[in-house]
A computed fold for a 315-nucleotide RNA from Methylotenera sp., annotated as Bacterial RNase P class A.

């Protein structure tokens, strides 16, 4: 120097101007008006696995079902994360890996082979029966070569059933709570009419049909849940790590037919174009909260930092 591996860590800055949502002060009786603040991600995504919360009868046993399997740890909790063994990649730093049982028992094993677990192929030996005297049929015994990934060995396969251990009740903030419109509807009670329609040939009955008041569900609508939490940042201990005590600091979106946007300026880094330069123009990754919180998983221009390998050359 080149070519690699692993882990982190950025996701343009700065300042103005116009708007959007929430908040906090002031000043109004109210609309509203001024002033302070705050306003997307490393994946916010897929809804793949775990947890908090809620509610289902304080969800407790059993059947079934499902997921998980080396060993330790590590956590609210896991199928995640560390560490280590074993096997396969790889020169190497590394990376991969449902990695318990095949003497419970089922299934299956391609081609090929005579046979794939069930037998049994040529030769050779015996017995019996035929025979043209070469031999040929049967039935024991015996098991070579060859085939093939694997050949009788209680084979291999359990990401096939299965057993065997260990965990799992089910739905989910559209979860639940609470307030509560009407020319919508249900009870109930009084009032008024013995009036009106209906059934009937009429008379009783029976149904429906008015006003007030109360009860109670409950749409539409609003309000809550709602963002202080298993937090973040920094010392500093334990501990090979995953994590974890302790100590100080600090609040860092809550929108709901759903806010975080535009626009100007300088300045930086990257591509394209134009030029001999100097310059100039354009353009700038995935993507976008929706109850949280811990993982995996996929996407992602580009840059940064650290330790390590592996080649060459030099001192």
């Nucleotide at each position: 120097g080149a070519a690699g591996u692993u882990g982190g860590c950025c996701a343009g800055a700065c300042a103005g101007u116009c708007g959007c949502c929430g908040c906090c002060c002031a000043c109004g009786c109210a609309a509203g008006u001024g002033g302070g603040g705050g306003g997307a991600g490393g994946a916010a995504a897929g809804u793949c696995c775990g947890g908090g919360c809620u509610g289902c009868a304080u969800a407790g046993a059993g059947c079934g079902g499902g997921a998980u399997g080396a060993c330790g740890g590590u956590u609210a909790a896991c199928g995640g994360c560390c560490g280590u063994c074993c096997a396969c990649c790889g020169u190497g730093a590394g990376g991969u890996g449902a990695g318990g049982a095949a003497u419970a028992g089922g299934g299956c094993c391609a081609c090929a082979g005579a046979g794939a677990c069930g037998a049994g192929u040529a030769a050779a030996u015996c017995a019996c029966g035929g025979u043209u005297c070469g031999c040929c049929g049967u039935g024991a015994u015996g098991g070579a070569u060859g085939u093939g990934a694997a050949a009788c060995g209680c084979g291999g396969u359990a990401a096939c059933c299965u057993c065997c251990a260990u965990c799992u009740g089910c739905a989910g903030c559209a979860a639940g709570a609470c307030c509560a419109a009407a020319u919508a509807g249900g009870c109930u009670g009084g009032c008024g009419u013995u009036g009106g329609c209906g059934u009937g040939a009429c008379u009783c009955g029976c149904g429906c049909u008015g006003c007030c008041a109360g009860c109670g569900g409950g749409u539409a609508g609003g309000u809550u849940g709602c963002u202080u939490g298993a937090g973040c940042a920094c010392a500093u201990g334990a501990g090979u790590a995953a994590u974890u005590g302790u100590g100080u600091g600090c609040c860092u979106a809550g929108a709901u037919g759903a806010a975080u946007g535009a626009c100007u300026g300088u300045c930086a880094c990257g591509u394209g174009c134009a030029g001999c330069a100097a310059u100039g123009c354009a353009c700038g990754a995935c993507a976008g909260a929706a109850c949280c919180c811990g993982g995996c998983u996929u996407a992602u221009c580009g840059g940064c930092c650290a330790a390590c390998u592996u080649c060459a050359a030099c001192u």
Rfam family: Bacterial RNase P class A. The family's RNA type in Rfam is ribozyme.
The RNAcentral record of the sequence draws on ENA.
Lineage of the source: Bacteria > Pseudomonadati > Pseudomonadota > Betaproteobacteria > Methylotenera.
A source record names the gene rnpB.